[in-house]
Context: one part of a larger RNA
RNA sequence: GAAUGAACGUUGGCGGCGUGGAUUAGGCAUGCAAGUCGUGCGAGAAAUCUCCUUCGGGAGGUGGACAGCGGCGUAAGGGAGAGUAAUACAUGGGUACCUACCCCGGGAUCCGGGAUAGCCGUGGGAAACUGCGGGUAAUACCGGAUAAUGUCUCCGGACCAAAGGUGUGAUUCCGUCUUGGGAUGGGUCCAUGUCCUAUUAGCUUGUUGGUGAGGUAACGGCUCACCAAGGCCGCGAUGGGUACCGGGCGUGAGAGCGUGACCCGGCUCACUGGGACUGAGACACUGCCCAGACACCUACGGGUGGCUGCAGUCGAGAAUCUUCGGCAAUGGGCGCAAGCCUGACCGAGCGACGCCGCGUGCGGGAUGAAGGCCUUCGGGUUGUAAACCGCUGUCAGAGGGGAGGAAAUCAUCAGGGGCUAUCCCCGGGUGUUGACCUAUCCUCAGAGGAAGGACGGGCUAAGUUCGUGCCAGCAGCCGCGGUAAGACGAACCGUCCAAACGUUAUUC
Numbered sequence: 001g002a003a004u005g006a007a008c009g010u011u012g013g014c015g016g017c018g019u020g021g022a023u024u025a026g027g028c029a030u031g032c033a034a035g036u037c038g039u040g041c042g043a044g045a046a047a048u049c050u051c052c053u054u055c056g057g058g059a060g061g062u063g064g065a066c067a068g069c070g071g072c073g074u075a076a077g078g079g080a081g082a083g084u085a086a087u088a089c090a091u092g093g094g095u096a097c098c099u100a101c102c103c104c105g106g107g108a109u110c111c112g113g114g115a116u117a118g119c120c121g122u123g124g125g126a127a128a129c130u131g132c133g134g135g136u137a138a139u140a141c142c143g144g145a146u147a148a149u150g151u152c153u154c155c156g157g158a159c160c161a162a163a164g165g166u167g168u169g170a171u172u173c174c175g176u177c178u179u180g181g182g183a184u185g186g187g188u189c190c191a192u193g194u195c196c197u198a199u200u201a202g203c204u205u206g207u208u209g210g211u212g213a214g215g216u217a218a219c220g221g222c223u224c225a226c227c228a229a230g231g232c233c234g235c236g237a238u239g240g241g242u243a244c245c246g247g248g249c250g251u252g253a254g255a256g257c258g259u260g261a262c263c264c265g266g267c268u269c270a271c272u273g274g275g276a277c278u279g280a281g282a283c284a285c286u287g288c289c290c291a292g293a294c295a296c297c298u299a300c301g302g303g304u305g306g307c308u309g310c311a312g313u314c315g316a317g318a319a320u321c322u323u324c325g326g327c328a329a330u331g332g333g334c335g336c337a338a339g340c341c342u343g344a345c346c347g348a349g350c351g352a353c354g355c356c357g358c359g360u361g362c363g364g365g366a367u368g369a370a371g372g373c374c375u376u377c378g379g380g381u382u383g384u385a386a387a388c389c390g391c392u393g394u395c396a397g398a399g400g401g402g403a404g405g406a407a408a409u410c411a412u413c414a415g416g417g418g419c420u421a422u423c424c425c426c427g428g429g430u431g432u433u434g435a436c437c438u439a440u441c442c443u444c445a446g447a448g449g450a451a452g453g454a455c456g457g458g459c460u461a462a463g464u465u466c467g468u469g470c471c472a473g474c475a476g477c478c479g480c481g482g483u484a485a486g487a488c489g490a491a492c493c494g495u496c497c498a499a500a501c502g503u504u505a506u507u508c
Stems, first nucleotide, its partner, number of pairs: 001508004006504005013358006019351002026314003030311003035072003040069002047062006079269003088194008097186002102182008110144004119134006150159003164174002195241003202232003207229008244266004248259004271292005294305004322348001324347003330344001331342004361391004371382004395449001397444005404437002410431004415426004452497005457478003463492005473480002
């Protein structure tokens, strides 16, 4: 000098774009953060309409809430960096593998069955919840048939599936099963690279290899039985410490050194430890089970919970924000769709935390006013600075107009194409949708509302007077201060930066 997720001191007008729990991966009140589908299924409250009525109500229709079965999603998105020095990451290769939804192609979608929740009845419990009996549906579950372009094969053969819904009645649309290919995403293997320590020199028994078996989507000591005695290491094994890694970022002429906040990719974690289930995918942040610590409820028998999601709170700390608005946009989930959900996201709020931009006026104005400071008492300086005269209207303030962020979806109108078509596709017109922000323009008033901080001995730009008297104090280094201190404190003046200026910490 440059830099920072900074902090502290003094000061502080506006805006844009960024950015903000680095410490206790410490504990958490409260709300929200993952639902959706009635075009899979049965049932159906309130409300309302009609009819009957013994006036209590009953029957049927419309309607559709809460809940249940079922499907898809919840493995994404969001957070954090504890662990990890290699089961990771980066780069380059390989294949013993899998891949829901999506795209392209081939084939199929036949006949049956038994349950179970909801519901009704009846129990247990303070609650959480749960038992028994009856009966019901399905795109839930099961059996049979069919069987190749699939699987196995000793090449003879054997084996394996399905579900319907909708409808404007059309060769509709949405699905289901099987198979081949693609796309995407992953699994796994290999090579090279990746911090300090030898005051860590030896380490290893499923260890190293083989045979066979099991297991896996898949190779493999991955696991097991048997056999052999191997494998790694001074090119640093093993141990210890520290640490997520990369793209990048900072600095530097570069080589390098330092670093890994925000954003992107990968990995790992989800109170701590362990385990599997479901599933295309998890050993699963807001799923399950067990153990533990902690906290809460309890009728003492027993239960409940997991903010390293968004806000917020306590604690510790030098230190880090609102318990905000909206799904309008982008994206995601579900749905034929309308749409619903979305603390992802888009916005607003707070903080000079950073970068950038703008403003705090402009021109004239010498009796060089007053006051201050200095003085050799003549004057000098503050200083065109002020006053005063003229002007302007940025920003802020008040009022008004206003493009854009909106294109889709959907509705409707007519047109073209798909042999016909009400169905599908294409383009066109009109209507519909903004949480929040606002470019920009016009009007009003009036210099009005807007400057400080550090420094002035040398390094280093900028000095005088007074006070103090090795005291009080300063200080980055050299060093100042013991009675004329340009170095302490104050005043005036000056220098440098400027909505900032300094200090501290850290990196180059």
Small-subunit ribosomal RNA, 5' domain from an uncultured bacterium, 508 nucleotides, folded computationally. Rfam family: Bacterial small subunit ribosomal RNA. The RNAcentral record of the full RNA draws on ENA and SILVA.